[in-house]
């Protein structure tokens, strides 16, 4: 240089046949405990890597860009 394949909370995914986000681990907070850890309840935390077009409506479709793997040359 080409071609793919990802990019979703602190991490690790999930949703990607379009209808305004879900799980798990971490954190907080309460109960349990003499205490701590464990184990139960609960809270809080992202508007989907950025910018645009599409569309009543975009994480989801189309471009381009930015990073990161894989491959070809």
């Nucleotide at each position: 240089g080409c071609u793919u394949c990802a990019u979703u909370g602190g991490c690790c995914c999930a949703g990607c046949c379009g209808g305004u986000a879900g799980g798990g681990c971490a954190a907080c907070u309460g109960a349990u405990u003499c205490g701590u850890a464990a184990u139960c309840a609960g809270u809080a935390g992202g508007u989907c890597g950025g910018g645009g077009g599409u569309u009543c409506g975009a994480a989801u479709c189309c471009c381009c860009c930015a990073u990161g793997a894989a491959g070809c040359u």
Molecule: transfer RNA
Organism: Caloramator quimbayensis